Model confidence (mean pLDDT): 80 of 100. The RNA shown here (transfer RNA) has 72 nucleotides and comes from Candidatus Viadribacter manganicus. Rfam family: tRNA. It is annotated as a transfer RNA. The sequence is in RNAcentral, with records from Rfam. Lineage of the source: Bacteria > Pseudomonadati > Pseudomonadota > Hyphomonadales > Candidatus Viadribacter.

RNA sequence: UGCCCGUUCGUCUAAUUGGUAGGACGCCGGAGUUUGGUUCCGGAAAUCCUCGUUCGAAUCGAGGACGGGCAA
Numbered sequence: 001u002g003c004c005c006g007u008u009c010g011u012c013u014a015a016u017u018g019g020u021a022g023g024a025c026g027c028c029g030g031a032g033u034u035u036g037g038u039u040c041c042g043g044a045a046a047u048c049c050u051c052g053u054u055c056g057a058a059u060c061g062a063g064g065a066c067g068g069g070c071a072a
Stems, first nucleotide, its partner, number of pairs: 001071007010025004019055001027043005048064005
């Protein structure tokens, strides 16, 4: 320097191939318990960034950022 792959709650991981971003663990609150843990109920929490296409984008297109791989 070129090419290829990846990026979603704090972490891990789905989203049917464009139509409400969900689940588990963790965290917070409540119930229950003498207290804690276990159990049950509820809640907060994410699409790497910008622009474009579209009625509608995590998903498609362009550019960029970060990480990984290959080549020189």